[in-house]
RNA sequence: AGAGUUUGAUCCUGGCUCAGGAUGAACGCUGGCGGCGUGCCUAAUACAUCCAAGUCGAACGAAGAGCUAGUAAUAGUUCUUAGUGGCGAACGGGUGAGUAACGCGUUGGUGACCUGCCCCGAAGAAUGGGAUAACAGCUUGAAAGGGCUGCUAAUACCAUAUGUGGUCAUAGAGGUUAGAGGCUUUAUGACGAAAGGGAGAAAUCCGCUUCGGGAGGGGCCUGCGUCCCAUCAGCUAGUUGGUAAGGUAAUGGCUUACCAAGGCGAAGACGGGUAGGGGACCUGAGAGGGUGACCCCCCACACUGGCACUGAAACACGGGCCAGACACCUACGGGUGGCAGCAGUAGGGAAUAUUGCACAAUGGGCGAAAGCCUGAUGCAGCAACGCCGCGUGCGCGAAGAAGGCCUUCGGGUUGUAAAGCGCUUUUCGGGGAGAUGAGGAAGGACAGUAUCCCCGGAAUAAGGCUCGGCUAACUACGUGCCAGCAGCCGCGGUAAAACGUAGGAGCCAAGCGUUAUCCGAAUUCACUGGGCGUAAAGCGCGUGCAGGCGGCUCGGUAAGUUGGAUGUGAAAGCUCCCGGCUCAACUGGGAGAGGACGUUCAAUACUGUCGGGCUAGAGGAUGGUAGAGGGAGGUGGAAUUCCCGGUGUAGUGGUGAAAUGCGUAGAUAUCGGGGGAACACCAGUGGCGAAGGCGCUUAGCUAGAACGGAUCCGACGGUGAGGGAUGAAAGCCAGGGGAGUGAAGCGGAUUAGAUACCCAUGUAGUCCUGGCUGUAAACGAUGCCCAUUAGGCAUUGGCGUUCUUAAGGGGGACGCCAGAGUCGUAGGGAAACCGUUAAAUGGGCCACCUGGGGAGUACGGUCGCAAGGCUGAAACUUAAGGGAAUUGGCGGGGGAGCACACAAGGGGUGGAGGCUGCGGUUUAAUUCGAUUCAACGCGGGGAACCUUACCAGAAGCGAGAGCAGGAUGAAGGUCAGGCUGAUGGUCUUACCAAACGCGCUCAGCGGUGGUGCACGGCCGUCGUCAGUUCGUGUCGUGAGAUGUCCUGUUAAGUCAGGUAACGAACAAGACCCGUGCCCUAUGUUACUAUCGUUUCUUUCCGGAAGCGAGUACUCAUAGGGGACCGCUGUUGAUAAAACAGAGGAAGGUGCGGUCGACGGCAGGUCCGUAUGCUCCUAAUCUUCUGGGAUACACGCGGCCUACAAUGGCCGGAAUAAUGGGAUGCAACGCCGAAAGGCGACGCUAAUCCUUAAAUCCGGCCUCAGUUCAGAUUGAGGGCUGUAACUCGCCCUCAUGAAGCCGAAAUCCCUAGUAGUCGCUGGUCAUCAUCUAGCGGCGAAUAUGUUCCUGCUCCUUGCACACACUGCCCGUCAAGCCAACCGAGUGGAAUUUUGGCAAGCUCUUGCUUUUUGGCAGGAUCGAGCCACAGUUUUGCAAGGUGGGCUAAGUCGUAACAAGGUAGCCGUACGGGAACG
Repeated sequence: AGAGUUUGAUCCUGGCUCAGGAUGAACGCUGGCGGCGUGCCUAAUACAUCCAAGUCGAACGAAGAGCUAGUAAUAGUUCUUAGUGGCGAACGGGUGAGUAACGCGUUGGUGACCUGCCCCGAAGAAUGGGAUAACAGCUUGAAAGGGCUGCUAAUACCAUAUGUGGUCAUAGAGGUUAGAGGCUUUAUGACGAAAGGGAGAAAUCCGCUUCGGGAGGGGCCUGCGUCCCAUCAGCUAGUUGGUAAGGUAAUGGCUUACCAAGGCGAAGACGGGUAGGGGACCUGAGAGGGUGACCCCCCACACUGGCACUGAAACACGGGCCAGACACCUACGGGUGGCAGCAGUAGGGAAUAUUGCACAAUGGGCGAAAGCCUGAUGCAGCAACGCCGCGUGCGCGAAGAAGGCCUUCGGGUUGUAAAGCGCUUUUCGGGGAGAUGAGGAAGGACAGUAUCCCCGGAAUAAGGCUCGGCUAACUACGUGCCAGCAGCCGCGGUAAAACGUAGGAGCCAAGCGUUAUCCGAAUUCACUGGGCGUAAAGCGCGUGCAGGCGGCUCGGUAAGUUGGAUGUGAAAGCUCCCGGCUCAACUGGGAGAGGACGUUCAAUACUGUCGGGCUAGAGGAUGGUAGAGGGAGGUGGAAUUCCCGGUGUAGUGGUGAAAUGCGUAGAUAUCGGGGGAACACCAGUGGCGAAGGCGCUUAGCUAGAACGGAUCCGACGGUGAGGGAUGAAAGCCAGGGGAGUGAAGCGGAUUAGAUACCCAUGUAGUCCUGGCUGUAAACGAUGCCCAUUAGGCAUUGGCGUUCUUAAGGGGGACGCCAGAGUCGUAGGGAAACCGUUAAAUGGGCCACCUGGGGAGUACGGUCGCAAGGCUGAAACUUAAGGGAAUUGGCGGGGGAGCACACAAGGGGUGGAGGCUGCGGUUUAAUUCGAUUCAACGCGGGGAACCUUACCAGAAGCGAGAGCAGGAUGAAGGUCAGGCUGAUGGUCUUACCAAACGCGCUCAGCGGUGGUGCACGGCCGUCGUCAGUUCGUGUCGUGAGAUGUCCUGUUAAGUCAGGUAACGAACAAGACCCGUGCCCUAUGUUACUAUCGUUUCUUUCCGGAAGCGAGUACUCAUAGGGGACCGCUGUUGAUAAAACAGAGGAAGGUGCGGUCGACGGCAGGUCCGUAUGCUCCUAAUCUUCUGGGAUACACGCGGCCUACAAUGGCCGGAAUAAUGGGAUGCAACGCCGAAAGGCGACGCUAAUCCUUAAAUCCGGCCUCAGUUCAGAUUGAGGGCUGUAACUCGCCCUCAUGAAGCCGAAAUCCCUAGUAGUCGCUGGUCAUCAUCUAGCGGCGAAUAUGUUCCUGCUCCUUGCACACACUGCCCGUCAAGCCAACCGAGUGGAAUUUUGGCAAGCUCUUGCUUUUUGGCAGGAUCGAGCCACAGUUUUGCAAGGUGGGCUAAGUCGUAACAAGGUAGCCGUACGGGAACG
């Protein structure tokens, strides 16, 4: 000191969470020792039992027990103590309920006071008196207790006397003071003391009374400080003051009577809630924030409430009286009690200790003292509750042991760790010695403790949490959105470093984690130290009281301010220094620090205050000026509508298209009149106003502003909580008005619906007058005022200078002031943007904000006629919400461009029959995969068996290692018989037989078993679309941008020019292959023009076949050439390029192919192969027989054949190319009607084998379900093959179905193409309507890019990023949750009034020597009762909205022009979003 978390990524705002420290803690796991501390935070709940305050015989009488002397009486003496008396019991100890207060803290005051015991000083103690307890007797009561009679003492009590002091009264005097109830003092008068006791032989000591002083203690008063709520705003009747009296130690409404009507309050009264306050403690850099255990100071309380008595002091914790609740005793009559003292018990609770020892020390009470008492205190016990210290060993030790875990099987790790060897003894155990604490003889609870010595032996001693990121630390197995984890983000759906376990590692360590709470981090309430245009946040806007703020200058003062001195700020604590326990914690001494404090001296810059002056701020006067500024009148024209009449005739109106509506009763159209509302053009990023707002014109009334000169005043100012004024539209009340428009309503359309959008109507309203309401996205989302800080351009008002003109007027240029715009510098800003009209830089004042939702809601208050406004929460819920910008994607946004995308055309599919694939269904099985384009004649390039993965049945198999078993016979084999569809497969039986041994375990072969969402490879598709990137530079905080953009051009990111870019890469192109033209070379198996020759044929011309020969042609093979917008012209920017033309076989990438960028689709394939993991293992392996994949009510895709005359059939005739061929292709020939058979030349191939068909010629058919079409079926044959039943192909004869050109919809194609015709290969024993190729014949059309589809680029909007198959809103239905309201019904607190206890005071009567006693009365009076309120809280049927919850219903409101732009205020309406 920061980190995680919103996003695809970014910056910002903003919350949530974490890392630190702390605790009187608790809980979980664990636990060796010592020191010092700490220990009911909850029930101020109730308490059994013991103890916690007594002491004095030197105050007194008496009693008892003794001792001594004595015969005894008696005398002396010791001890004990119930009572009288004195002192103490008001301290010490506990607790924090109450208290928001002079309670506490701090500072002063007391001139308004008290003070026992103690200290100092002064003066005294005279004379008398009567009682009373104890005790005795009688008596009462269960008891606690009490009564009567009698006796007695005092330092108990009373009277009288004296009076140094004292107090009071009267009359004076003095000085002090801010002020005399003070002090000093004079005179007179009055009042008022005492125990002459106790001890002692005495000295003397202890006591008594009065007064003065002191010390210490206390009472009262006082300035300042001291929590939250304003949804508590007004409170107050002894209230505020005075006079008099009473009361007190003393002031005072403290109390009473009378008089006055005051007193307090926004600087928060009154009310409510909470709380003991401080020193201090925790945290923090500090300022602050939080806390108030232990220790110290103060206060308050003592079962609850009230009251007084005694006393120096109490309204009294272990005293009293009364009342109440509770508990106990009881003889039922009545009594007794108060642990918030120490222990302890019950209860409550997450939770907090022993019914210990001692007065040895310290301190306290009493006493002359000895001493007694002391749960204060000193110690011990319990508890890791905290802090501090120590230990659990140290050294050597590699075969890096064994075991564990992992493994790529090599090894790695645990790990010098262990073992082993050597050493030590803190601690531990045993034994011995043994304190300080005690000033001086004795006396020590702690304690035989601390400490020391000796001996023994590594011996007695380690855990907890964590290991995905934050955050140090990683692997294996198990699990499989399960079980679970989690502080936040988030893990887990079969390869989990996040769950559980193990190994290993990390961090702390006698502890470690968790939970709770506080501070910090959080500058996240911001004084230090934040913000407010768009993130939360500027009041809609003026005015203005209080308040805080305030120009220049002189003088006074010294309140603020600053400095010095001094007092105080208790001790402890904190910081520093020095000491004591071995160290530390702990503790002793010294110093420092600490306040809005008191007193005093000084300073005078600034602020304040007082006084004087000034004019720059503000204001007044004056001059001309601009203006939809305001209120109230008059007047005007255009248009709409209505009305009267005229003209006139069939439609009009409206829409995307229509309809409702109006119109033959005469509309619309066209001429005249009425009425209401609004004022076109001018009109403008023009003007005015505080804002809302203001627009025809005109006269009068009225407010404000700027400008000019510098005439007056002299700081008169700025802001502004409350207050008051004003405030669009809608709305409300009352009265008018009502043309147009127009919520609601009604009708017509649209639609799945249409409570809407569109249309026809139409009420309130809109208008006027008077009143109310008080809100708007009332916006510049930007409070007001002042000052400072570059400019450019245009503009409105005023003024100045100047030019123009003869002049006026007008116009131009330059400048100043005031407005209103735009661009822009510095600067600011998260950015976009703002930028002298600031969102810059300073100053003053006000309002407001503090995560999202709940919610601008509830309750309360207040305003309003109402609607509603203003003020304004919480529970609960959530990890986000939000701003700006970026890259994409998308849009029923825009622009540009391309493509058989559309259009223009040609031919099809969709209808029929068949073939084939798929779905579905069926089945024992109908194996599996592929499912928009991009699955469906696809994998499969050819299922009768095989293939084959499926089904039924049958059978077989485990390398290697180990173990059962095995001469009582293993494996295997064989004869015979049975089972079986068949088989030594199995069963029975018999024989041979040691060469063993799946019966078991480990392991292995195999698997077309699973996962294409674990993968490699390959492929499809976007798409042959023109795109995709990089380096360096530059811009931006950044994501990113630029380059890749713009203009033109291209098939193209193709090229050219421009340009903060310059270059480059992958695609494109080029290169490569085929094809088209030419040349050269070669010439067999190709070719044959010319030449020679042979044979055949023909009347002839000639023709054919062959052999030589040749290489001219064709062809083949190989190598070259050729095309490049190269040439000409036009256009274009003198470019790139386009168009036209020439030449050319070919013309603008010639045509066709191969070739497929970065990537997307978790696209397809584990069933081609490869492969991780997983599963099966004698079966999911392997083999065989048979079946199935060929099923069939149906649906779909792709094809074939057709529906005929551009045709069919018959006959004749012509012309290809690519290819294939030794398990092969097979000629010729013969047989058969044919399929085919027999047989065989040739051919390992430019040599041999293979009829091309459409076409042409001739003939028949003549528009018919036909001489079309050929399905289906019957019969007979052929071929392949072990085998054609399920389930092959072919031939012949016979049969002769549907079908007469195909709805919606949809496919392909731009030239040698479509279409049409056949041929060949592949697979292959057989099987082609498939597919891959080949050639033959050979069209039509394209004006073009509006539309459909897809794509590219630029731009724009976005709430999308799983990216529009996106996102998302509301009602309804279900569950859960917390609130609010609630008929009512309980509890608590508190207030007024009335009644009553004790008690104080007052008072009456009687009595008494006196103090007094007895019996009554009055005021006040706790508690209780009664009446009436207030506050708070519990329960509650039901009601209301809200929140949350994987997969419910209805719609689709919002985000794109979201398909009617959206939103704000208001009103009305509607299932709902909403209209």